Two RNAs folded together computationally: RNase P RNA and transfer RNA, 452 nucleotides in total. Model confidence (mean pLDDT): 80 of 100. It holds a member of the Rfam family "Bacterial RNase P class A".
Order: sequence, then C1' cells, then structure tokens
RNA sequence: CGAGUUCGCCGGGCGGCCGCGGCGUGGCGCUCAGGCGCCGCAUCGAGGAAAGUCCGGACUCCACAGGGCACGGUGCUGGGUAACUCCCAGGCGGGGCAACCCGACGGAAAGUGCAGCAGAGAGCAGACCGCCUAAGCCGCAGGCCUUCGGGCAUGCGGCCGGCAAGGGUGAAAGGGUGGUGUAAGAGACCACCAGCGCCACGGGUAACCGGGGCGGCUCGGCAAACCCCACCGGGAGCAAGGCCAAGCAGAGACAGGACUGCCCGUCCGCCAAGUCUCGGGUAGGCCGCUCGAGCCCGCCGGCGACGGCGGGCCCAGAUAGAUGGCCGCCACCGACCUCCGGGUCGGCACAGAAUCCGGCUUACAGGCGGACUCGACGA
RNA sequence: GGCCCCGUCGUCCAGAGGCCUAGGACGCUGCGCUCUCAAGGCUGAGACGCCGGUUCGAAUCCGGUCGGGGCUG
Repeated sequence: CGAGUUCGCCGGGCGGCCGCGGCGUGGCGCUCAGGCGCCGCAUCGAGGAAAGUCCGGACUCCACAGGGCACGGUGCUGGGUAACUCCCAGGCGGGGCAACCCGACGGAAAGUGCAGCAGAGAGCAGACCGCCUAAGCCGCAGGCCUUCGGGCAUGCGGCCGGCAAGGGUGAAAGGGUGGUGUAAGAGACCACCAGCGCCACGGGUAACCGGGGCGGCUCGGCAAACCCCACCGGGAGCAAGGCCAAGCAGAGACAGGACUGCCCGUCCGCCAAGUCUCGGGUAGGCCGCUCGAGCCCGCCGGCGACGGCGGGCCCAGAUAGAUGGCCGCCACCGACCUCCGGGUCGGCACAGAAUCCGGCUUACAGGCGGACUCGACGA
Repeated sequence: GGCCCCGUCGUCCAGAGGCCUAGGACGCUGCGCUCUCAAGGCUGAGACGCCGGUUCGAAUCCGGUCGGGGCUG
C1' cells in the first nucleotide's frame, strides 16, 4: 500500500427568536374549600433501534398458586443473571490459506413409521449387464482302450448352478487399501487403516481428549415424523386493577364458582348478595405513572459474561396524544463555476415514547477508534 | 395500546411431505356453430406473498419478514 476479519462508539455541533408538554415557583383573578384560569421566571423534554411483539421478568387481578395426566416450550458442557429461546468460556462438527465465522448440537441396538421416480435389488435387500464351468447331467468334435455293450481323458456348447470383484440406477446399494485363496469370487482368511461396542488407565469440575487391550467383521438415514429421556411452564394482561363524578330502563339465567381440557386436593358461596347474558346509559376526572435489576466515574475480584465496594447525578410522562418552526456560523457529502484563495446550489439515513425493565430479530445516509490476519514492496 | 387468526390462477375454494408439470367452478384468449348475439362444443393462457433453513425431496414442517382481517375499554 492492497485485500479482509472482529470489537466498541457516534448518528450533526454552537448561538439567537418564536411555539408546545411536564415539574417547581412568584403575581393577579375566580371559588366556602379542594382547586382552576391568565401572565412571568427557572429547569427538563425521544431512540439505537422508542419498531416487530419473537422470548424472559417486574407489577396487578383471579382466596393460595398445590399434585397428576394432557398440552406447549427448551435440549453439547460449565458458568453468568431476577429470568430467558439471552450472554460468556470451553468441547465437538462444518467452512475459510489465515484472522475468524456458522451450528434447533440429547436419544435411531425402546417401539411405530417414512424413503416417490429410477433401478435386478431400498431395510437385517438383490442379480440386469458381467465373471466362472471345479462338482452333477445332456449334446457335439476328434483321440486312446475295448470282451463291440461301451468306457476314459480333453475341448466346445447348453442345462442345473456358483459369485458379488467390475459396470449401470439412485440422495442413499451393508467398510477402505494390499495380499492369501479360488473355477470365478467374497471378511472366506490375514496385515494395516477408519468406524462401532465393551473393559480398564492418564488429563479435565464436565462436555470431551489421548494412548492401550478385547470383540463381532460394519450393525445405515430422517426425531424442524410420531415418540422416549431430562428440565421448565397456573391463567390473564396497565384497555391489568382501584377510586370518584355524571347518566340510564330494565329483562333473563344460575347453584355453583374459584385459569384453560380433565381428575384429585383446597378455598369461597348456596337467606342476603353476587356472577353471567341481552338491552339501556356514559365516552369525564384521579391513582396505577415513572427513582429504576437506574446512569456516570474510580478501585477490587474474575480468562470472560458479570459481581462487590466507594463517590457523584436525577434523566419525558403526554391521553388523541407535547418534543416543532425560522435565521446565522461551522462540520460532512454531491454537482457546477473558478482568477485555485474560494463561491453558488442541493442534500444529510432508519425511524419516533404510551406501565417499566433484560434480551433477540429486523431497518439504517454517513463517520470515528482499537485489535488481528493474508499478500506485495522497502529498511 | 394489548391479544389472536389468515395469505394458493382475475374471483371463490381443494390439495397438508413424493403419484404436483398444483386440481375444480365462474371469468378471460382463440377456433368453430349462427344471418347476428347468447347458450352449448373444442382449445389455450393464468397462482402457492417474499427470504432463509430441515429433508434425497417443501404449497405442506421450522424461523424471519411483508400484507390483510378479527377481538378487547
């Protein structure tokens, strides 16, 4: 210098004027009061994803949230955390020259099931082409022997057969290489290698790794098919839930109800009231509501995720929904002009709180920093 | 705001791992019939919302994304 990997961060800055919402405060007005309105001052006012609503929690209600089946989810190991389908570290497998990246990564010798077409054969399979005639039978050819009935050996062809090395089909054809062996062959046998199971050893908390012995010679794939094993999960959701005000017209059902599907257990109730359904009315206010698993800095422990301690800070709470507009200067990008000093014009992403928090995923103009790899060149 | 459901020719529906080159009805194109039109006849075109993954194989199973619909004070 070129190509690339990874981690973290920013996502316009400063100033002025006007406007909107919250909280605090001063004055004035109204009101019995609570409070409301107007004017002023001070202060705060969107995000890294506020998004998708895909996971996990806090919180609230269902009296408590108990057991079993069902149902749903998760799935290498160890740790982190309030919890997780998240994060960190490690193992194994795959990709890349490498930095590094990716992985729904338990079980297929518990059982059931699936594998179309092609192909001979597709689940403890099979013989189309091919290879082989050693044994048995038949025919033919020439040879030898003969007691003339036949017999013996050889060769060729066929039948009965043998084989699974090679070809071919397929996503997948039941280990690989070499040798022995044979009529031809084959784990049929042998050596080595790969893989499986068992045994014990060493390392590691573990997943797993390393080397050793024995065994049968190979025992396949799919569980994002049913299923088995282990672990987790009660239901609903801030329009949860509670209070006040205004308004209206009642009618019906119920002994059961308490999360759904069921069972058990437990509790409440069966007079009163309550619950549910239909109809009618209202479309207002307050609480929940924002100080929190909070943010920043420093030290300590840990490889790390993270945890502990100390100090400092207060950082949106709207309710049809505030967070906006204009101007000046600067920064960045693009186009044009240029007297190379600059000037003119345009652009500046994705998006936008609605109970809160931890993650994941998706969208995103442009920019900054750290670490590392490969290649080339120079010293 | 919260919670659910669904995407297959132009429209309405089937298909739920291979027999899918995805089937049917209506509609559409062309031919033929007729004096002409319609109906009937013959023929043809036309779709799995999109992107990944699992599997030998995906409209179908899983994840993400986009779009549409419903319920709830």